Overview: The RNA shown here (Bacterial RNase P class A) has 330 nucleotides and comes from a Gammaproteobacteria bacterium. Its Rfam family is "Bacterial RNase P class A". Rfam links the family to the GO terms tRNA processing, dimeric ribonuclease P complex and ribonuclease P activity. The family's RNA type in Rfam is ribozyme. The organism belongs to Gammaproteobacteria, within Bacteria. It was read from a public genome assembly, where an Rfam model found it.
RNA sequence: CGAGCUGAUUAUGCAGCCGCUGCUUUUGCAGAGGAAAGUCCGGGCUCCAAAGAGCAAAGUGCCAGGUAACGCCUGGGCAACGCAAGUUGACGGAAAGUGCCACAGAAAAUAAACCGCCUUCGGGUAAGGGUGAAAAGGUGCGGUAAGAGCGCACCACAAGGUUGGUAACAAUCUUGGUAAGGCAAACCCCACUUGGAGCAAGACCAAGCAAAGCUCGUUAAGCGCUGCUCGCGUGAUGAGCUUGGGUAGGUUGCUAGAGAAGUAUGGUGACAUGCUUCCCAGAUAGAUGGUUGCACACGACAGAACCCGGCUUAUCGAUCGGCUCAAUUA
Repeated sequence: CGAGCUGAUUAUGCAGCCGCUGCUUUUGCAGAGGAAAGUCCGGGCUCCAAAGAGCAAAGUGCCAGGUAACGCCUGGGCAACGCAAGUUGACGGAAAGUGCCACAGAAAAUAAACCGCCUUCGGGUAAGGGUGAAAAGGUGCGGUAAGAGCGCACCACAAGGUUGGUAACAAUCUUGGUAAGGCAAACCCCACUUGGAGCAAGACCAAGCAAAGCUCGUUAAGCGCUGCUCGCGUGAUGAGCUUGGGUAGGUUGCUAGAGAAGUAUGGUGACAUGCUUCCCAGAUAGAUGGUUGCACACGACAGAACCCGGCUUAUCGAUCGGCUCAAUUA
């Protein structure tokens, strides 16, 4: 000086005038995000409802931790890509079964003879060539009529032992010529997990109307709990079904939290524990807008609606840290 990888902070700033929402007796104080987005996961909370079992169905899928929990995060292992820093992984099982692999090719899994090589012309062969994503493990030597794990060495594969590690795994040794591929993001098998509905949940107040018919019957029917079965609950002024009428106004839920910041200790880390400090939107035809001046990095993507933890997507810049590669100079 150049090209990269990775982590963090910020999200125009200051001032004046007019205006909006909440709280407050006033004075005053506070007032949209890093993603508020997507509604993809996980919960808190409310109700069914006072509690269950099984089947079905769905989700996840290497190991160990973190967390309220997760399909999330952290660390490790293996694999792929990259010179590297790093990035990604839909990462259990193909010898339980079923299924698929077009075209090309002689033949695509109970899979083989087109060209070729050898021949005693009966036959032998799968090393060489061709097709293909994939063709009876790879390279080399020996052997053979010509060949082939036919034999040997190394690699690969399978089974077992030892050592290290909590484990996934890694290293090493022994035995075996061993094998007839891939796909489970195909059905399936295995392990683990899982009630449902949702703030338009639910609770209270006010106002208003109009009831009629049918079914069942006291250990029942019926209804309720996603679907099914069992079980359980309710159950007589009861339970349910059908038709019809009235209301949809207000209060609450509604913001003090699995909260935030700082700091100490422990931990590789995610994080945990302790101490101190702070209160930081609660609208409901839906609140922060307009204007003036200065500065400047000239500001993109973009607005809460019960709340929180994640993931994914969009995005103008500015600042700071760590690491890798290459060149040059000393």